[in-house]
Context: one part of a larger RNA
Molecule: small-subunit ribosomal RNA, 5' domain
Organism: metagenome
RNA sequence: GGACGAACGCUGGCGGCGUGCUUAACACAUGCAAGUCGAACGAGAGGACAAGAGAAGCUUGCUUCUUUUGGAAUCGAGUGGCAAACGGGUGAGUAACACGUAAACAACCUGCCUUCAGGAUGGGGACAACAGACGGAAACGACUGCUAAUACCGAAUACGCUUGGAAGACCGCAUGAUCUUCCAAGGAAAGGGUGGCCUCUACCUGUAAGCUAUCGCCUGAAGAGGGGUUUGCGUCUGAUUAGGCAGUUGGUGAGGUAACGGCCCACCAAACCUACGAUCAGUAGCCGGCCUGAGAGGGUGAACGGCCACAUUGGGACUGAGACACGGCCCAGACUCCUACGGGAGGCAGCAGUGGGGAAUAUUGCACAAUGGGGGAAACCCUGAUGCAGCGACGCCGCGUGAAGGAAGAAGUAUCUCGGUAUGUAAACUUCUAUCAGCAGGGAAGAUAGUGACGGUACCUGACUAAGAAGCCCCGGCUAACUACGUGCCAGCAGCCGCGGUAAUACGUAGGGGGCAAGCGUUAUCC
Numbered sequence: 001g002g003a004c005g006a007a008c009g010c011u012g013g014c015g016g017c018g019u020g021c022u023u024a025a026c027a028c029a030u031g032c033a034a035g036u037c038g039a040a041c042g043a044g045a046g047g048a049c050a051a052g053a054g055a056a057g058c059u060u061g062c063u064u065c066u067u068u069u070g071g072a073a074u075c076g077a078g079u080g081g082c083a084a085a086c087g088g089g090u091g092a093g094u095a096a097c098a099c100g101u102a103a104a105c106a107a108c109c110u111g112c113c114u115u116c117a118g119g120a121u122g123g124g125g126a127c128a129a130c131a132g133a134c135g136g137a138a139a140c141g142a143c144u145g146c147u148a149a150u151a152c153c154g155a156a157u158a159c160g161c162u163u164g165g166a167a168g169a170c171c172g173c174a175u176g177a178u179c180u181u182c183c184a185a186g187g188a189a190a191g192g193g194u195g196g197c198c199u200c201u202a203c204c205u206g207u208a209a210g211c212u213a214u215c216g217c218c219u220g221a222a223g224a225g226g227g228g229u230u231u232g233c234g235u236c237u238g239a240u241u242a243g244g245c246a247g248u249u250g251g252u253g254a255g256g257u258a259a260c261g262g263c264c265c266a267c268c269a270a271a272c273c274u275a276c277g278a279u280c281a282g283u284a285g286c287c288g289g290c291c292u293g294a295g296a297g298g299g300u301g302a303a304c305g306g307c308c309a310c311a312u313u314g315g316g317a318c319u320g321a322g323a324c325a326c327g328g329c330c331c332a333g334a335c336u337c338c339u340a341c342g343g344g345a346g347g348c349a350g351c352a353g354u355g356g357g358g359a360a361u362a363u364u365g366c367a368c369a370a371u372g373g374g375g376g377a378a379a380c381c382c383u384g385a386u387g388c389a390g391c392g393a394c395g396c397c398g399c400g401u402g403a404a405g406g407a408a409g410a411a412g413u414a415u416c417u418c419g420g421u422a423u424g425u426a427a428a429c430u431u432c433u434a435u436c437a438g439c440a441g442g443g444a445a446g447a448u449a450g451u452g453a454c455g456g457u458a459c460c461u462g463a464c465u466a467a468g469a470a471g472c473c474c475c476g477g478c479u480a481a482c483u484a485c486g487u488g489c490c491a492g493c494a495g496c497c498g499c500g501g502u503a504a505u506a507c508g509u510a511g512g513g514g515g516c517a518a519g520c521g522u523u524a525u526c527c
Base pairs, nucleotide, nucleotide: 001527002526003525006523007522008521009520010519013399014398015397016396017395018394019392020391021357026355027354028353030352031351032350035082036081037080040079041078044075045074049070050069051068052067053066054065055064056063057062058061089310090309091308099234100233101232102231103230104229105228108227109226110225113223114222115221116220117219118218119217121155123153124152130145131144132143134141135140161186162185163184164183165182166181167180168179169178171176192215193214194213195212196211197210201208202207203206236282237281238280243273244272248270249269250268251267252266253265255263285307286306287305288304289300290299291298292297312333313332314331315330316329335346336345337344338343363389365388366387367386371385372383373382374381375380402432403431404430405429412423413422414421415420436468439462440461441460442459446454471516472515473514474513475512476497477496478495482511483510484509485508486507492499493498
């Protein structure tokens, strides 16, 4: 000199864009943050409307009432599907194939999406809801009975699928891969939902078992995107850590996995790593980047983006294409809460917010209008993602606090050799202008038909008044900028040298001056 997620002191007009718990991965009141589909399903509520019957009023064919039957929209508990593994947070752990980079998989998986080929035959038994009755303070549980499905389960059929076997071709760096032919065994499905139609078929009115459109279902092949595994190289400090290791290192076999593998197990062998630093200990999420520097390098990993890990602590699996799952389940621990003492409930490192810690870090805001995500055929619903607004000079950038003229060089103040000198064209005064702020009027883009939280915002126009808007640090040298008074090694200053003991340009105050400016200094840290 530069930098900063900064803090502190003094001061503070406006706007734009960013940014804001670095400490206690401390504890959390309250609200919200993941739902959606009735075009998968059966009950229920609902009751527009239609038809029939009866009664009353009378305008004699309508109005009202009662009743019976059917029944649309809509609602939402339950079964079922998809989503909830994304998005959002944090950096505790981790020195590791965690990350970065370059490769490998002839050892792998992949819901939704895209393309292609083929198929969907015929059955069965339940369980919720519901009804009844029961236990419990509650959470909730259990019994009997009924019922639907795109829920569940057999059977049929089935290829280019899987497994086993046989023959041949061809290729590869090895284990081996690919293709063709044949045999055996095994393995599917929801022809369901919705809309339309009557050409065919069946009843013969217009309806569906028919036709058609669309959304779905099953099998196989490929793609895209996503993931899994392995390897080379790189990745902090300490030797006042020198030996470490028993599933340890390798083999055979069996198991397990989507898949390779001591991943696990039985047996066998005795290996394996290490001064090119093993092991141990400490510290730490890694990177793109960011800061600095001419560069080499050094430091760092806030915000934004990629990857990883975690979700009160520890362990475990279930479901699923995908989790060993932040707002799922089970067990154990600590803590908090409820309790009828028998037993239960909870998890903000989501967004706000509270207490606490701290030098220190914001609103219990608005909206789904945009972008994106989930569900749905759609309308639409949900979305503290996101878009915005609020607070903070926390940072960067821009603007303003007036401009021109004006010497009797006014007054005041400071100084003085008392003549003057400085403040100083500075002020007053004259003329002018209106950026920002304030007032009034108009008023967007962002949205492709509709739809705008922001917001009557940005912006434009008009009128109006110099009005409402300057401080902070320094002045011995380094280092731009000097005098007076006070003090008297005192009070004090100080980054280094140093200053102060009676003429202090170094302390304090004043006048003047210098620097930067809505900031200026100080402190911490890095280069």